[in-house]
This is a predicted structure of a 1183-nucleotide part of an RNA (large-subunit ribosomal RNA, half B) from a Candidatus Woesearchaeota archaeon. The RNAcentral record of the full RNA draws on ENA. The organism belongs to Candidatus Woesearchaeota, within Archaea. The prediction has a mean pLDDT of 82. Rfam family: Archaeal large subunit ribosomal RNA.

Context: one part of a larger RNA
């Protein structure tokens, strides 16, 4: 030293994130037991007392035996349970084992269960209760291709889903969005049917009906969810009960509130405390409380979170002994991991910016053992973080794209009646007003007649019916013999008649489509062995088609750039200028600005003109209107950026026109140098114009911006080409132009998420340290306005200036991503000073005291608590002071893990959701046996030539802080000072923090030892064993908390004083010279050190294994004995621990007696002895 134990003095959580671990309690009977309460508890609350032996002496029970049958007597012994009194021992009697600490708030879940096998037991989950919702049984949900299963051989007091989550007391307001559920006249709207059109068949358009869906319209929030702004006002002030006012669906109600939720925040007041980033209780302006995503309260329970107080303690102050095993030493037997190479020091520098290997000093003989862990940016895991990868993958959704389920229609399986409505078809009957015109002329053709006379014409009354209101038609009733055409006028004339039709109405038959009722053989389906019987029923189940709606499920997609990535931006495609370093090219999330058009004149010629500003001059008219006249080289215009250009023009005007046209070709620019697309421009040739007298100009716009592949789809030309045996018709491709667009602009059809994550990679790239800058930070000079009554400079110092360190944040991306362990605290060491105290000075707005600056100095010191993870900060008491900093923000192969930063869950926010949150709260793994160096110690070899060796010293060099610092007395109430107060130089005496040593006291330990006692065994007693079984005591040893030491000097020198003295006749501490001056340096002490390579001196002649050993010790050394001997062991005697032994006598509370705890004498006994002595009995022999 580690691992399990075990003891402890005072003080008792000061220790810590946190009482973590230890401790302490502890069974049983007996007293007692508050608050609270859901009256059941809480309760073993709490807080007390009892407990063992020995005796006598009752009680109740169980179990007998004699007499004797009665409510018995009587008697004896064995056990179980239990009260009482007396005696006795012990530190101690549940004596060992066994066995709860408690108690007060707060939070969160109500309990009791349950869960992440192998880091989370938890507030999470679940649960009784309570809501909502589906569902009537062939249910509904669930599994499943299906059969066919589960629920359940259940049946609305069941079964399923979803929410809260006992219990008390509540549960507001909003249906504007999403859902769901209802409803719908209209609208949309699929396939089927219908109808039309493509010559005809089909294919394919189209119309027209149409179910769900959806538009619509209503309900629903214990359904997802939501649940406000600005003003102004009361007679102090503040506040607003009240008014105003924009807005919303509605504006957050009760109730709680700084909270598991509050950001600021350690809110702000109390209580606890010496002090509280902490509990609690208030308040409350709630970042972002809030009612079943349930509020608010609760007794009881909780290995839950959090705070108090009492006990208790080794957690600490503050360590210390002790056993036990491990290691270490012997023997045998034997791995893993590691390993480029190595002859494997420090310090500085250097270097891809952190080197054992390089350079430059320094140190260094070489081995071996046993420890520690500072480096090896040690091993271990091809970084989990961050980035990227046209890499994966789990979830999520109003990403895209599809299935499945569900749902709606339709066909088929699919049969039969009836009644309604509705279309078709046929028959019947009825119906038709333009004007003109007897008047309600339906169309065409036919026809001169037609009809009635009782089988009732015509009026005429009532009723239905239709209407253009004028009629017109039908029935009935009555009357009773005509009545109606041609003739007028009309395109057309007779309903005078017949024939065929039209528009619109009624019937009847017949077919169809819908609906509803009804059957009954398909089909379902209940009992049945089966035949059948019951039920349902053409429905439904199945299948085909079609719509709807479908993260249930499934497959992918979610750009780039980028001083990291994300948020932003867009530097992504063009233009003009700087930047660009005088061809040319040239980057940045660099500067500056611009397009993403516009124009039918703003284009194309021909001709004519000058403009902007200025200055004279003129009515209204002014500085500026319009005219006159002069200067005017571009200062104007020139569609819009800037740059270029540009005056009989490229500006303005007027004239006339479409060159803003077709074909074709070179050449540049895109695209410096190699190679291309789109797109643009510059020449040209030709044709067929304009305009000009003509030369000529003209392929838009004075030039540089003003833009787009492939498929598709459409559109235009055409005696064009092609395709289905031929011919037309229609159609499809082709060639040529052109539209529609991909702005991420050489053009995928596309949303998130991940802490459940995963693989390939990246120091090409972030988080840390390092490195480099040093804006910012810290410290500091310089100037001096000012302040300081006066006075810059005793102190303070503004605007401004220069710096310096590299502790602070920045910034860079150089080092690392086949890992370089990340905050803080604990330990523990050095160093550094800008000095916090101790030490020496100067100055003072320094009388003394007590301060301020300021200079030298780093020897030493620089603590303890409270809250908080905390560093810092803040605060209590101290104090000489309680000073800053570096070492990889020193230090995790040293520790802890409270923080950060995973997997769990909770809360505010926040997102449709999955999830998210430098928000918060709870949990929550710290790896291993040391190779090399480093260092601490221990030990062997070898050199130190004229051989070795023993002993004693020199002291070169290292180290060391060995001391440091405080109070009091005396000096002295002295100096000083008006007083109030109030030194100091020297000396003494104590403290306290360190250093060394030591144990005589004190205190611990103390598995030597001695006593005492539980329980159990050896038969009992005696004596002993049981991992010290528990308790007292305590020698040696070890130790602290004990006790002893821990001076003063010299030397040299700092700031600082001076002394003498020029230079510069004086002055001057300096130049020459001289003399003081501090803990600091160097000595003095202490301690290592002849391997001091310059390797020493002196003395002596022996030294060492072995053997017995301890004043020593891990080996090993060390030191001692060795028969001429007291080193061990033995024995005796001495001291010293324990306390009074065994066995005998006596006593002894009783008991007739046996007995009988136990007491006294024998006994300061007995037991032990790592102590000292004596004593050669054993062993140090041999070699």
């Nucleotide at each position: 030293u580690c691992c399990a134990a075990u003891c402890c003095a005072g003080g008792g959580a000061a220790a810590u994130c946190g009482g973590c671990a230890a401790a302490u309690u502890a069974g049983c009977c007996c007293c007692g037991u508050g608050c609270c309460u859901u009256c059941g508890g809480c309760a073993u609350a709490a807080g007390g007392g009892g407990u063992c032996c020995c005796u006598g002496c009752g009680a109740u029970c169980g179990u007998g035996g004699c007499c004797u049958u009665a409510u018995g007597g009587u008697u004896g012994g064995c056990g179980a349970u239990u009260a009482c009194a007396g005696g006795g021992c012990g530190c101690a009697g549940u004596g060992a084992c066994u066995a709860a600490g408690g108690u007060g708030g707060u939070c969160c879940g109500a309990c009791u269960g349950u869960u992440u096998a192998a880091u989370a037991a938890a507030a999470a989950c679940g649960u009784a209760a309570c809501u909502a919702u589906c569902u009537g049984c062939u249910a509904g949900c669930c599994g499943g291709u299906a059969a066919c299963g589960g629920u359940g051989u259940g049946u609305a007091u069941a079964g399923g889903u979803a929410g809260u989550g006992a219990c008390g007391u509540c549960u507001g307001c909003c249906c504007a969005g999403u859902g769901c559920c209802a409803g719908u006249a209209c609208u949309u709207u699929a396939a089927a049917c219908u109808c039309c059109a493509u010559u005809u068949c089909a294919a394919u358009g189209g119309u027209g009906c149409u179910a769900a869906g959806a538009g619509c319209u209503g309900g629903u929030a214990a359904a997802c969810g939501g649940c406000g702004g600005g003003a102004a006002u009361a007679a102090c002030u503040a506040u607003a009960a009240u008014u105003c006012u924009c807005u919303u669906a509605a504006g957050g109600u009760a109730g709680c509130g700084u909270a598991a939720u509050a950001c600021c925040u350690u809110g702000u007041c109390g209580u606890u405390u010496g002090a509280u980033u902490g509990a609690c209780g208030a308040c409350u302006u709630g970042c972002a409380u809030g009612a079943a995503u349930g509020g608010c309260g609760u007794a009881a329970c909780g290995a839950g979170a959090u705070c108090g107080c009492c006990a208790c303690u080794g957690u600490c102050c503050c360590g210390g002994g002790u056993u036990g095993g491990a290691g270490u030493c012997c023997c045998c037997c034997g791995a893993a991991c590691a390993c480029g190479c190595u002859u494997u020091c420090c310090u500085g520098g250097u270097g891809c910016a952190a080197a054992g290997g390089c350079c430059a000093g320094g140190g260094a003989u070489c081995u071996c053992c046993a420890g520690u862990g500072g480096g090896a940016a040690g091993c271990g895991a091809a970084g989990a973080c961050c980035c990227c990868g046209u890499a994966g993958a789990a979830c999520u959704u109003u990403a895209c794209u599809g299935c499945a389920a569900c749902u709606u229609g339709u066909a088929g399986c699919u049969g039969u009646g009836g009644u309604g409505u509705g279309g078709g078809g046929c028959c019947a009957g009825a119906u038709g007003u333009g004007c003109a015109g007897g008047a309600u002329a339906g169309g065409u053709g036919g026809a001169a007649g037609u009809u009635g006379c009782u089988u009732g014409a015509g009026g005429c009354c009532u009723u239905g019916a239709c209407g253009c209101a004028a009629g017109u038609u039908a029935a009935g009733g009555u009357u009773u013999a005509g009545a109606c055409a041609a003739c007028c006028u009309u395109g057309a004339g007779a309903u005078a008649c017949c024939a065929c039709c039209c528009u619109u109405c009624u019937g009847a038959c017949u077919u169809u489509a819908c609906a509803u009722c009804a059957c009954u053989u398909a089909c379902c389906u209940g009992a049945g062995a089966a035949a059948u019987c019951g039920g349902g029923a053409a429905c439904a189940c199945c299948u085909g088609c079609a719509g709807g709606c479908g993260g249930g499920c499934a497959g992918u997609u979610u750009g780039g750039c980028u001083g990291g990535g994300g948020c932003g931006g867009c530097a992504c495609c063009c233009c003009g200028c700087u930047g660009a370093a005088a061809u040319g090219g040239u980057a940045u999330c660099a500067g500056u600005g611009g397009g993403g058009c516009c124009c039918a004149a703003a284009g194309g010629u021909a001709a004519g003109c000058u403009c902007a500003u200025c200055c004279g001059g003129u009515u209204u008219a002014g500085a500026a209107a319009u005219c006159c006249g002069g200067a005017g080289u571009u200062g104007a215009g020139u569609g819009c950026a800037a740059g270029a250009g540009c005056a009989a023009a490229a500006g303005c005007u007027u004239g006339c026109c479409u060159g803003a046209c077709u074909g074709u070709g070179u050449u540049c620019u895109a695209a410096a140098u190699a190679c291309u697309a789109c797109a643009g421009a510059a020449c040209g040739c030709a044709g067929a114009g304009a305009c000009g007298a003509a030369a000529g100009u003209c392929c838009g716009g004075u030039c540089u911006a003003g833009c787009g592949a492939a498929c598709u789809u459409c559109u235009a030309u055409g005696u064009c080409c092609u395709c289905a045996u031929u011919g037309a018709u229609g159609g499809g491709g082709g060639c040529u132009a052109g539209a529609c667009a991909u702005g991420a602009c050489a053009g995928a059809a596309a949303a998130g998420c991940u802490a459940u994550c995963u693989c390939g990679g990246g120091g090409a790239u972030a988080a840390u340290u390092g490195a480099g800058u040093c804006g910012u930070a810290g410290c500091g000079c310089c100037u001096a306005a000012g302040a300081g009554c006066u006075c810059a400079a005793a102190u303070c110092g503004a605007c401004g200036g220069c710096g310096c360190u590299g502790c602070u944040u920045g910034c860079u991306a150089c080092u690392u991503c086949g890992a370089u362990g990340u905050c803080g605290g604990c330990u523990c060491u050095u160093c550094c000073u800008a000095u916090c105290c101790u030490g020496g000075g100067c100055g003072u707005g320094c009388a003394g005291a007590a301060g301020c600056g300021c200079c030298c100095a780093a020897g030493g010191g620089u603590g303890a608590a409270g809250g908080u993870g905390u560093u810092c900060a803040c605060u209590u008491a101290u104090u000489a002071a309680a000073a800053g900093g570096g070492a990889u923000c020193g230090u995790g192969a040293g520790c802890u893990g409270g923080g950060u930063u995973a997997a769990g869950u909770a809360c505010g926010u926040u997102g449709u959701g999955a999830g998210a949150c430098a928000g918060u709260a709870u949990g929550u793994a710290u790896g291993a046996u040391a190779u090399c160096u480093a260092c601490u110690g221990g030990a062997g070899a070898u050199g130190u030539g004229g051989a070795a060796g023993u002993g004693u010293c020199u002291g070169a060099g290292a180290g060391g802080a060995a001391g440091g610092a405080u109070c009091c007395u005396u000096u002295a109430g002295u100096a000083c000072g008006a007083g109030a107060g109030g030194a100091a130089c020297a000396a003494g005496g104590a403290u306290u923090c360190g250093a060394c040593g030591c144990c005589u006291c004190u205190g611990g330990u103390g598995u030597a030892u001695c006593g005492g006692u539980u329980g159990u065994c050896u038969g009992a007693c005696a004596a002993g064993g049981c991992a010290g079984g528990c308790c007292g005591a305590g020698c040696a040893g070890c130790u602290a908390c004990g006790c002893g030491u821990u001076a003063a000097g010299g030397g040299a020198u700092a700031a600082g004083u001076c002394c003498u003295g020029a230079a510069a006749g004086c002055a001057u501490c300096u130049a020459a010279g001289g003399a003081c001056g501090a803990a600091a340096c160097c000595u003095c002490c202490c301690u290592c050190g002849a391997a001091a390579a310059g390797a020493g001196a002196c003395a002596c002649a022996g030294a060492g294994u072995a053997c017995g050993g301890a004043c020593a010790g891990a080996a090993u050394a060390u030191c001692u004995g060795u028969u001429u001997g007291a080193u061990g062991g033995g024995a005796c005697u001495g001291g010293g621990g324990u306390g009074u032994a065994c066995g005998c006598a006596c006593c002894g509370a009783g008991g007739u007696a046996a007995c009988g705890a136990g007491g006294u004498g024998u006994u300061c006994a007995g037991c032990c002895u790592g102590c000292a002595g004596u004593u050669u009995c054993c062993a140090a022999c041999a070699a």